[in-house]
């Protein structure tokens, strides 16, 4: 360093105004973006023959996947379901960079909800660390 087992900790953000008996639900204008991967961008360090190279870290809501949620089921296992991006630019190469304009968001409650309340002091993709075993 790789890998098995066990344990610990961490592990989701967001509103104003107007109308109205009543709305953070309507209208107008705002605001938000879980986890892993990829990533031409950015940062740091090291090396250098000064051309550059290597390593590490960060980097996509709409790409590839995952999770939660929802449905089937007595339940479990299992299965099903599971949102949304184009145009232009640069370039050898970009749905990731730059510019522009769009779009999306479980279930229950309630004046119709991505943003309020609730299941949830829950679960969880996964992240970090510790102990220990084998080679």
């Nucleotide at each position: 360093a790789c890998u098995g087992u066990u344990c610990u900790u961490c592990g989701g953000g967001g509103u104003a105004u107007g109308u109205g008996c009543a709305a953070u639900u309507c209208a107008u204008a705002a605001c938000c973006g879980a986890c892993g991967g990829u990533g031409a961008c950015g940062g740091a360090u090291u090396c250098u023959g000064c051309g550059g190279a290597a390593u590490c870290c960060g980097a996509a809501g709409u790409c590839c996947g995952u999770g939660a949620g929802c449905c089937c089921u007595a339940a479990a296992a299992g299965g099903g379901u599971c949102g949304a991006g184009c145009c232009g630019g640069u370039g050898a190469g970009a749905u990731u960079c730059c510019g522009g304009c769009a779009c999306c968001g479980a279930c229950g409650g309630u004046a119709a909800a991505g943003u309020c309340c609730g299941g949830a002091c829950g679960g969880g993709a996964g992240a970090a660390g510790a102990a220990u075993g084998c080679g």
Overview
The RNA shown here (FMN riboswitch aptamer (RFN element)) has 135 nucleotides. Its mean pLDDT, the model's own confidence on a scale to 100, is 82. It matches the Rfam family "FMN riboswitch aptamer (RFN element)". Rfam describes the family as follows. The RFN element is a highly conserved domain that is found frequently in the 5'-untranslated regions of prokaryotic mRNAs that encode for flavin mononucleotide (FMN) biosynthesis and transport proteins. The model forms 100% of the base pairs in the Rfam consensus. It was read from a public genome assembly, where an Rfam model found it.